Predicted 3D model of a 78-nucleotide RNA (transfer RNA) from a Methanobacteriota archaeon.
Its Rfam family is "tRNA". It is annotated as a transfer RNA.
RNA sequence: GCUCCUGUGGUGUAGUACGGUCCAUCAUUCCGGGUUUUCAUCCCGGCGACCCGGGUUCAAAUCCCGGCAGGAGCACCA
Numbered sequence: 001g002c003u004c005c006u007g008u009g010g011u012g013u014a015g016u017a018c019g020g021u022c023c024a025u026c027a028u029u030c031c032g033g034g035u036u037u038u039c040a041u042c043c044c045g046g047c048g049a050c051c052c053g054g055g056u057u058c059a060a061a062u063c064c065c066g067g068c069a070g071g072a073g074c075a076c077c078a
Base pairs, nucleotide, nucleotide: 001074002073003072004071005070006069007068010028011027012026020058030046031045032044033043034042051067052066053065054064055063
């Protein structure tokens, strides 16, 4: 340099093939409450995210283009 894959709360992730109550899933962390003599456990509730920019569309986490970051393979290395 070329090709391909991945990017979602603090962390790990579902959802993307075929766009549609997704103002987004689950677990954990955190916060509040309940249970308990107390702690732990358990139960209930809550906060919190779609890497960035643009495009298509009535509608984009999803499709398209560019960029960034990470990974894999290939090439080059006189």
Taxonomically the source falls in Methanobacteriota (Archaea, Methanobacteriati). The coordinates come from a structure-prediction model, not an experiment, and the mean pLDDT is 81.